[in-house]
C1' cells in the first nucleotide's frame, strides 16, 4: 500500500428501560445488546429532524478531512 473471508485479544453501543438536561429535535449517566473494521474524532458539501426563524440537533444517513487495532495478502 491493498483488503476485511475465517481467527483471536480488546473497543464500541441500536430498540427499550430508569434518573438529569433541553421549547423541541435531541444530549448525558447506568442498565441492556440489535448490530459496528473505524459505530474513533470533525458538523466542511449533501441529505433528514426540530425551532422561540435567531439558530439548533444528527458522523448508527452518505461523502470529505485527521488520527488508529488486529488479522491475511503483496
Nucleotide at each position: 500500500c491493498a483488503u476485511g473471508a475465517a481467527a483471536a485479544g480488546g473497543g464500541u453501543a441500536a430498540a427499550c428501560c430508569a434518573a438529569c438536561c433541553g421549547a423541541a429535535a435531541g444530549g448525558u449517566u447506568g442498565g441492556g445488546g440489535c448490530a459496528c473494521a473505524a459505530a474513533g474524532c470533525u458538523a466542511a458539501g449533501a441529505g433528514u429532524c426540530c425551532u422561540u426563524c435567531g439558530g439548533g440537533a444528527u458522523u448508527g444517513u452518505c461523502u470529505g478531512g485527521c488520527u488508529g487495532c488486529c488479522a491475511u495478502g503483496a